Model confidence (mean pLDDT): 83 of 100. This is a predicted structure of a 524-nucleotide part of an RNA (small-subunit ribosomal RNA, 5' domain) from an uncultured bacterium. It matches the Rfam family "Bacterial small subunit ribosomal RNA".
[in-house]
Context: one part of a larger RNA
RNA sequence: GAUGAACGCUAGCGGCAGGCUUAACACAUGCAAGUCGAGGGGCAGCACGAGGUAGCAAUACUUUGGUGGCGACCGGCGCACGGGUGCGUAACGCGUAUGCAACCUACCUUUAACAGGGGCAUAACACUGAGAAAUUGGUACUAAUUCCCCAUAACAUUCGAGAAGGCAUCUUCUUGGGUUAAAAACUCCGGUGGUUAAAGAUGGGCAUGCGUUGUAUUAGCUAGUUGGUGAGGUAACGGCUCACCAAGGCAACGAUACAUAGGGGGACUGAGAGGUUAACCCCCCACAUUGGUACUGAGACACGGACCAAACUCCUGCGGGAGGCAGCAGUGAGGAAUAUUGGUCAAUGGACGCAAGUCUGAACCAGCCAUGCCGCGUGCAGGAAGACGGCUCUAUGAGUUGUAAACUGCUUUUGUACUAGGGUAAACGCUUCUACGUGUAGGAGCCUGAAAGUAUAGUACGAAUAAGGAUCGGCUAACUCCGUGCCAGCAGCCGCGGUAAUACGGAGGAUCCAAGCGUUAUCC
Repeated sequence: GAUGAACGCUAGCGGCAGGCUUAACACAUGCAAGUCGAGGGGCAGCACGAGGUAGCAAUACUUUGGUGGCGACCGGCGCACGGGUGCGUAACGCGUAUGCAACCUACCUUUAACAGGGGCAUAACACUGAGAAAUUGGUACUAAUUCCCCAUAACAUUCGAGAAGGCAUCUUCUUGGGUUAAAAACUCCGGUGGUUAAAGAUGGGCAUGCGUUGUAUUAGCUAGUUGGUGAGGUAACGGCUCACCAAGGCAACGAUACAUAGGGGGACUGAGAGGUUAACCCCCCACAUUGGUACUGAGACACGGACCAAACUCCUGCGGGAGGCAGCAGUGAGGAAUAUUGGUCAAUGGACGCAAGUCUGAACCAGCCAUGCCGCGUGCAGGAAGACGGCUCUAUGAGUUGUAAACUGCUUUUGUACUAGGGUAAACGCUUCUACGUGUAGGAGCCUGAAAGUAUAGUACGAAUAAGGAUCGGCUAACUCCGUGCCAGCAGCCGCGGUAAUACGGAGGAUCCAAGCGUUAUCC
């Protein structure tokens, strides 16, 4: 000098940041991923309309998907993002630089072509059964942008021929034959979607050079091990896997083993070289109670999906079931120690949707904490009888506290009260106009603010509402008196205290910082 700090004493305000470093310990409760009716069958609930019954009427009951809309269901997209944590990992994990003639990429953009015909189901609903529940069986019916078949179509794939090029395996183009695979509708008639192929963009996958902690009181390690041939598998190369063959491969330039550890941009310190560190923010990686497995999908071997095993917790009618906060709050435990079971989708961003919009503990805000940094204030000017009191001394007095106080004048940052109050908001959407000409661009008006009546400004009042902590032997700025008497105690080092202690305790005074000051811990 620094800190994600803690502890002691103290404490007026604001701005900006930060806030479980320990038990990747266990978790009550709520919320954190939905959306689309412009894909579908439908109608549980709500509203409207129409009808019926009772009634003089109000009204009550009831029927009806007819309309708005819509629980559950089928279907599509999303749930692989966003958010958390650092267990594991000494590794192509990360950083940096390359390569892929060995690869994939939903949504988006561009280009080209196409969308003809047919069929079988199934959920919901209905009926019915098992079970305490979770859940689940049977029968019958039905739809679709669900699923299946046929047709058409190749730049896919295979067998040939020719040409050009390169980087070794090869790549590209032209041409002939064979094989296989497509599609979905909705509509407010404007469009929105669908299939195939090519390219782009974005995101990923793989490979390689170099760099990346300690221990040799770890010296040998290795059997899919090292290479080859063939096959399988993958988006793709590859012992990735398998069969056969060979006997290799790594290592003192440190293999193997053990210990420790997420890596980087950065941060702290230092003149630098370097050392230390990895909180907050950004990039990458890994993980989601522990271990394993795949399914779906463009993408996962998937935090709030599935299955199996294990530990733990809970429910049970004992037959069987349910769960996973290292999401946001919050609870217990651990600990020196770390916050609210808050508000809003107004903005930014995301998912879905034509849109309106819905969802969003992402985000934006507010709350708590002097945890840090920065800023402001606790008055200013005058005022000597140098007051009283305190303390000290050479003691009728002097010195000091000290212009300090009283007193006089001024100011009002801050405070209290009242008044006004910008911008974060412009889009989307609605209404309308202009241009082209029928949905695109531009213009005008309207609508939308959680924070919050906050920031800020003005008016009134009145010095009013606001100072402490540590130290004073030397290092090290700051000294005297009293008490104590190797006691009580101090102490970072040297050391101090045994009767005159500037070193212990108190007082007066002084010094240094200041809403903080000290102590402890750690790094340079």